[in-house]
RNA sequence: UUGCUGGAUGGGGAUGGAGUCCCCCAUAACCGCCGAACGGCUGAUGACCCCUACCGCGUU
Numbered sequence: 001u002u003g004c005u006g007g008a009u010g011g012g013g014a015u016g017g018a019g020u021c022c023c024c025c026a027u028a029a030c031c032g033c034c035g036a037a038c039g040g041c042u043g044a045u046g047a048c049c050c051c052u053a054c055c056g057c058g059u060u
Stems, first nucleotide, its partner, number of pairs: 010025004016051002019048003032041003
């Protein structure tokens, strides 16, 4: 000096937060679905699980 391997940092994974795991990106990743348009629909997770918020029903 070059190559290989491993580790660390930052950002992101359609609505808040905690834990674990996974994936993507280095100005990019990402910013749900249907519909030509008007407009309409689902989900608090990328996955598991928990808390909170919101909505509906029932009982007192």
Molecule: Fluoride riboswitch aptamer (crcB RNA motif)
Organism: Sphingobium estronivorans